[in-house]
RNA sequence: UCCGGCGUAGCUCAGUGGCAGAGCGGGUGACUGUUAAUCACUAGGUCGUUGGUUCGAUCCCAACCGCCGGAG
Numbered sequence: 001u002c003c004g005g006c007g008u009a010g011c012u013c014a015g016u017g018g019c020a021g022a023g024c025g026g027g028u029g030a031c032u033g034u035u036a037a038u039c040a041c042u043a044g045g046u047c048g049u050u051g052g053u054u055c056g057a058u059c060c061c062a063a064c065c066g067c068c069g070g071a072g
Base pairs, nucleotide, nucleotide: 001071002070003069004068005067006066007065010024011023012022013021018055026042027041028040029039030038048064049063050062051061052060
């Protein structure tokens, strides 16, 4: 320098055009002699950034940023 993949909750990841979700973790409560486990409820997101396409974008397109891999 070129090519490809990835970027979504604190962590690991789903979501492939029409309401942003799960597990784990956090908080509160129930249960228990206590803790753990279990159960119920609950908080937490500028979906990497900017622009474009569209009635509508986490999703499609472009550039940029970051990380990983490959080629030279």